[in-house]
Context: one part of a larger RNA
RNA sequence: UGACGGGGGCCCGCACAAGCGGUGGAGCAUGUGGUUUAAUUCGAUGCAACGCGAAGAACCUUACCAGCUCUUGACAUCUUGCGAACCCUUGAGAGAUUAAGGGGUGCCUUCGGGAGCGCAAAGACAGGUGCUGCAUGGCUGUCGUCAGCUCGUGUCGUGAGAUGUUGGGUUAAGUCCCGUAACGAGCGCAACCCUUGUCCUUAGUUGCCAGCGGGUUAUGCCGGGAACUCUAGGGAGACUGCCGGUGACAAACCGGAGGAAGGUGGGGAUGACGUCAAGUCAUCAUGGCCCUUAUGAGCUGGGCUACACACGUGCUACAAUGGCCGGUACAGAGGGCUGCAAACCCGCGAGGGGGAGCCAAUCCCAGAAAACCGGUCGUAGUCCGGAUUGCAGUCUGCAACUCGACUGCAUGAAGUCGGAAUCGCUAGUAAUCGCGGAUCAGAACGCCGCGGUGAAUACUUUCCCGGGCCUUGUACA
Numbered sequence: 001u002g003a004c005g006g007g008g009g010c011c012c013g014c015a016c017a018a019g020c021g022g023u024g025g026a027g028c029a030u031g032u033g034g035u036u037u038a039a040u041u042c043g044a045u046g047c048a049a050c051g052c053g054a055a056g057a058a059c060c061u062u063a064c065c066a067g068c069u070c071u072u073g074a075c076a077u078c079u080u081g082c083g084a085a086c087c088c089u090u091g092a093g094a095g096a097u098u099a100a101g102g103g104g105u106g107c108c109u110u111c112g113g114g115a116g117c118g119c120a121a122a123g124a125c126a127g128g129u130g131c132u133g134c135a136u137g138g139c140u141g142u143c144g145u146c147a148g149c150u151c152g153u154g155u156c157g158u159g160a161g162a163u164g165u166u167g168g169g170u171u172a173a174g175u176c177c178c179g180u181a182a183c184g185a186g187c188g189c190a191a192c193c194c195u196u197g198u199c200c201u202u203a204g205u206u207g208c209c210a211g212c213g214g215g216u217u218a219u220g221c222c223g224g225g226a227a228c229u230c231u232a233g234g235g236a237g238a239c240u241g242c243c244g245g246u247g248a249c250a251a252a253c254c255g256g257a258g259g260a261a262g263g264u265g266g267g268g269a270u271g272a273c274g275u276c277a278a279g280u281c282a283u284c285a286u287g288g289c290c291c292u293u294a295u296g297a298g299c300u301g302g303g304c305u306a307c308a309c310a311c312g313u314g315c316u317a318c319a320a321u322g323g324c325c326g327g328u329a330c331a332g333a334g335g336g337c338u339g340c341a342a343a344c345c346c347g348c349g350a351g352g353g354g355g356a357g358c359c360a361a362u363c364c365c366a367g368a369a370a371a372c373c374g375g376u377c378g379u380a381g382u383c384c385g386g387a388u389u390g391c392a393g394u395c396u397g398c399a400a401c402u403c404g405a406c407u408g409c410a411u412g413a414a415g416u417c418g419g420a421a422u423c424g425c426u427a428g429u430a431a432u433c434g435c436g437g438a439u440c441a442g443a444a445c446g447c448c449g450c451g452g453u454g455a456a457u458a459c460u461u462u463c464c465c466g467g468g469c470c471u472u473g474u475a476c477a
Stems, first nucleotide, its partner, number of pairs: 001477002003474003007471007015461001019425005026316008034307002042053002064302007073125001077124002079121005086103007107114002127291002130289003136285002138280003141276001143274001148187006154163003167178003193268004198236007208225002212223003239262001242256005318418001322377006334365003339358002344353003384415001389410007431453007
C1' cells in the first nucleotide's frame, strides 16, 4: 500500500421487510448429470454451466459409430501429356463408384498455340471440428451502469509511499458547493444519440372523411375536401427557469404555481482502471506439437431422439374470478416472388381444389384473445384435467420404421394447490390474454418482439446477501 475480520461509523441496491405471483409435489416439453451403447460427436460446470453454443439433428446438417471405398486427394497453386466443355443410354452396386456404347466439336489465334473445363502421371504440397484458451489475437461473461481508477507539476517522507481523491454538507453519481499544500488534468458520471409522451408547422397517397353533392342492401364507394386521425421531415417545450420555506449568504433539499410532462419525465443504446491463468484453438485467425493409403476424403445405414435414476428451466393443470355452447366488440408490431394468397367450391377437421389481388400505408397472411351478453354445469376425480394408447387420416419432403407436425373418432392416467427450501417483480410494473417474427422444405411449451386487460405493497434498515467511502486490528501478500 492492499486484502481480510462472526471490528466500528456513514450510505446504497427487490438485499431484507411489506405485498402479489410462482418453483420445489403431478403429467408433459426441454437442457444437464449419471448409466447404457458399436456410437449415444464436442464444448459450457457456484453466483457468471444446465430451453447454454444450437435463429430450429428424419437424409443433409454431423464433427460420432459400423460397413463399403479413395490416396496429389472433396478444396488451392505450379509442371507434363491427352481430350473442347458437355449431354444421353445401358449393365453391376446400398450408394460412393465402376464397365461399355453413342452424340458433340464451341471461343481467341501471329496457325506454333492460348484461355477455360475434364481425364491421366509424378512431386512440391493440400487436408485435419486432431492436442494445448495454462503459448496467443479477436470476441464475450462477471463484479457493475457499481462510482470509482489514475496522471502532470508542486509539497511531505531516507524509502515503500502519501498528499491531491481526506474533512463539513449534498447528490443517482469523485454530482456540486465550502474548506484545504496543494493546483490542474485524463479515463469513467452526466450531457450530446435513438425511442416514447404534448403542441406548432410543412406535405396529403396507397392513409383520413368534418362539412357539401351523388350512389348502394351495405362499404370513403364516387365527385370532392385538407379540417381531424395518421404518416414522416422540420421546429417548440423542462432549465430547479418562477414563488415560498429550510440551509452556511453556498451547493442543495422540501412545498407550491404554471404545464402534456418536474426535478435524470419513461424506456433503450452506451460498461472506466482492472478482477476471475473466467469462457471460446469447434465462428474465425494463429505459435508449438501430432496424423499423412490416414487423426485426411466419399458413400450407405445407424447414432446425437437410448433410460432403474438425480437436478435445472419451462408448459398444462388440479377448476365455478371456472369449463362448455351460442351471440357480439376492440389492437399493435411484423412478414410476403421458387413468396403471401382472397372470393367461391369440397371435406366434421387437419386440409384439398381454385386462383382474383399484391414487389405491398393499396393486396394477402388475419378469425386477435382475454373482455361483454345469454344459456348450461353445481363441488363431483366431475361437462375439471388432459397424459397414455388404439384406429382412421392430412401435409411437408427422394424418404416420416428407428425419429416429424397436425386432424378426427375412441381411450381417458397422474393431479384436489404441493415438505425442507427457493425465485421474480416497485407501475402501465407484476399477474393475465392473445398476435407477429427470425431460424426454417417440414418440425417451438424455446427465443426475440408486439399490443389488450391491469393490481397489491414499501412501517423500516435490527437482521440475511452484494456493493461504495472513512477508520481500526492483523503472525496474510

Predicted 3D model of a 477-nucleotide part of an RNA (small-subunit ribosomal RNA, 3' major domain) from a metagenome. Its Rfam family is "Bacterial small subunit ribosomal RNA". The prediction has a mean pLDDT of 84.